[in-house]
RNA sequence: GUGUUAUCAAGAAAGGCGGAGGGAUUAGACCCGACGAAGCCUUAGCAACCCUCUAGCAAUAGUGAAGGUGCUAAAUUCUACUUAAUUGCUGAUUCAUUUAUCAGACAAUUGGAUAGAUAACUA
Numbered sequence: 001g002u003g004u005u006a007u008c009a010a011g012a013a014a015g016g017c018g019g020a021g022g023g024a025u026u027a028g029a030c031c032c033g034a035c036g037a038a039g040c041c042u043u044a045g046c047a048a049c050c051c052u053c054u055a056g057c058a059a060u061a062g063u064g065a066a067g068g069u070g071c072u073a074a075a076u077u078c079u080a081c082u083u084a085a086u087u088g089c090u091g092a093u094u095c096a097u098u099u100a101u102c103a104g105a106c107a108a109u110u111g112g113a114u115a116g117a118u119a120a121c122u123a
Stems, first nucleotide, its partner, number of pairs: 003121006013043005021032003026080004044072003049068002051064001053062003076115001081112002084110005089104005
């Protein structure tokens, strides 16, 4: 660095060095930070992708945490795009009224897409 698949609202922090930024990127919002940011190191922990063990032809189910990764503020911090669904809103038509149909932009919720992160495999 390419692609495929799966997952991403749960969970889990102390110390040392360091010394002003950080929350991936762009924009906006919001937040963390001298009561010490990023980064590096040590130890601890969380989780269970690979993995261990058991059963099974297999799919799979259970089990464990030694090993390879990962992770340990806030949903991947939130929003951005959208053919979509629902609700609300406005207008037109219809109707005595309730209503019904159509159209439109906006808002909210949900879904989807894009991007990203991690794992396993991989041109």
Molecule: SAM riboswitch aptamer (S box leader)
Organism: Gelidibacter algens